[in-house]
Context: one part of a larger RNA
RNA sequence: UUGCAGUUAAAAAGCUCGUAGUUGAAUUUUGGGUUUGAUUAGGUGGUCUUUACGUAUGUAAUGUACUACUUUGAUCGAAUCUUUCCUUCUAGCGAACUAUAGUGUUAUUCAUUUAAUGCUAUAGGGAACUAGGACUUUUACUUUGAAAAAAUUAGAGUGUUUAAAGCAGGCUUACGCUUGAAUACAUUAGCAUGGAAUAAUAAAAUAGGACUUUGGUUUUAUUUUGUUGGUUUCUAAGACCGAAGUAAUGAUUAAUAGGGUCAGUUGGGGGCAUUAGUAUUUAAUCGUCAGAGGUGAAAUUCUUGGAUUGAUUAAAGACUAACUUCUGCGAAAGCAUUUGCCAAGGAUGUUUUCAUUAAUCAAGAACGAAAGUUAGGGGAUCGAAGACGAUCAGAUACCGUCGUAGUCUUAACCAUAAACUAUGCCGACUAGGGAUCGGACAAUGUUCAAUAAUGACUUGUUCGGCACCUUAUGAGAAAUCAAAGUUUUUAGGUUCCGGGGGGAGUAUGGUCGCAAGGCUGAAACUU
Numbered sequence: 001u002u003g004c005a006g007u008u009a010a011a012a013a014g015c016u017c018g019u020a021g022u023u024g025a026a027u028u029u030u031g032g033g034u035u036u037g038a039u040u041a042g043g044u045g046g047u048c049u050u051u052a053c054g055u056a057u058g059u060a061a062u063g064u065a066c067u068a069c070u071u072u073g074a075u076c077g078a079a080u081c082u083u084u085c086c087u088u089c090u091a092g093c094g095a096a097c098u099a100u101a102g103u104g105u106u107a108u109u110c111a112u113u114u115a116a117u118g119c120u121a122u123a124g125g126g127a128a129c130u131a132g133g134a135c136u137u138u139u140a141c142u143u144u145g146a147a148a149a150a151a152u153u154a155g156a157g158u159g160u161u162u163a164a165a166g167c168a169g170g171c172u173u174a175c176g177c178u179u180g181a182a183u184a185c186a187u188u189a190g191c192a193u194g195g196a197a198u199a200a201u202a203a204a205a206u207a208g209g210a211c212u213u214u215g216g217u218u219u220u221a222u223u224u225u226g227u228u229g230g231u232u233u234c235u236a237a238g239a240c241c242g243a244a245g246u247a248a249u250g251a252u253u254a255a256u257a258g259g260g261u262c263a264g265u266u267g268g269g270g271g272c273a274u275u276a277g278u279a280u281u282u283a284a285u286c287g288u289c290a291g292a293g294g295u296g297a298a299a300u301u302c303u304u305g306g307a308u309u310g311a312u313u314a315a316a317g318a319c320u321a322a323c324u325u326c327u328g329c330g331a332a333a334g335c336a337u338u339u340g341c342c343a344a345g346g347a348u349g350u351u352u353u354c355a356u357u358a359a360u361c362a363a364g365a366a367c368g369a370a371a372g373u374u375a376g377g378g379g380a381u382c383g384a385a386g387a388c389g390a391u392c393a394g395a396u397a398c399c400g401u402c403g404u405a406g407u408c409u410u411a412a413c414c415a416u417a418a419a420c421u422a423u424g425c426c427g428a429c430u431a432g433g434g435a436u437c438g439g440a441c442a443a444u445g446u447u448c449a450a451u452a453a454u455g456a457c458u459u460g461u462u463c464g465g466c467a468c469c470u471u472a473u474g475a476g477a478a479a480u481c482a483a484a485g486u487u488u489u490u491a492g493g494u495u496c497c498g499g500g501g502g503g504a505g506u507a508u509g510g511u512c513g514c515a516a517g518g519c520u521g522a523a524a525c526u527u
Stems, first nucleotide, its partner, number of pairs: 004498001006496001007479002012495001014367001016365002021360003025253002031082010041071007048063001050061004087134006097124011138200003141195002144192002153184002157167002169178003210246008219237003257357001258354003262349002265346002270342004276320002280316008291302002328335002372413006382406001386402004424494003428486002431470003436465008445457003474481002500527003509520004
């Protein structure tokens, strides 16, 4: 590992990308015919064994016996043919086998006539092996074998009196004779060997491809020409460059895998600019006149220097009501006034294209609410800290009045949240339903114009979404769940992570950060 878990009990990284790693669609020889061998199962005979009956020939059974024939018997091979190289070349050895000639033997014939079988010679004839070249896709896997120290383990034999053990022992007239000290297991690597399914790997696409001829260039030089030397040719073996011919000449599908192109769309996706809305606060002007605020009740607070309130304006900064949904988009965080521009995305459609390009991912990287940090801008509202007023036994709170940082924005950091669906991602299957969003298709459907075409509705089908309902011959400790199912009937691929409660996400070290802190991350001790 086989073989645990991860919604809520401990636990899925916030999210996406991504290298190493791991895993990865189907497809190429299969099938059939013929011949033959071994083993085995039947059937029919014969020989033999044993038994019964029988005077006997024999008859009936019997069997781990021997043997002949037979079965479209079964199993395991071998050869060969079906478009089917089993490596090839040289030399040796020459085995089966075939043909011819000669010559014996046996049978046969009128007859060296015919048949069978020996021996010898010649010619043809290679996988039965010996040597030497030239080359060969490479592995994993599996079979068998050699090898693998003993003791240990399993296990055979053996009356240590039994046993744990031990490797002894047994028999005899004690002269001697004699049997043991087995066997198995022994996994990774390495060696040899049969197999060729499965999984990789390689090959012919700018043919620098295969094979057969043929021409040229060039290198080497063994033999043989009586001998030695030189030159050249022939010949043999390399290398290189052409030419021609031969061939079924050479590119597997197009994965309800993936990528790309195209088409009409779709969305509160993103960025930049532009624009709108009311509210709030403040200010100005014009009214009114005694209170206003606020609360459970009050008070702090404002107010004839006119508060609050009403009207008309202006400015500022923030926000985007109702419409707003078990609706949409986005990797997540997140995203809602108008219009324009910019690039991007999904789904759908497609008799378009490429052809394995894929899935998941240590390292590494991008983004990442709110709060917080640094430097600017801006500061309407709300509002940590702080100050008051209340409440209270107390109140350093809840309630009220102020109010700094902050809240907004630009440029940089930070990298965490109950970042939650507390549910990793990809793929397959298992069940019924009606809605809804986006696309496509269809209908003698409806509606507006005069009729088409578009639109907009209605209905149906079909892909892809966010969800929901009902049921489980499923799952679960249950709550519940179409996934949390297809799990003791346990293996589709891949990543992360947990192992009683505390101590503790602490200490220490490392690293990142301006800091706050983040990531990594114990132990003693305790229970």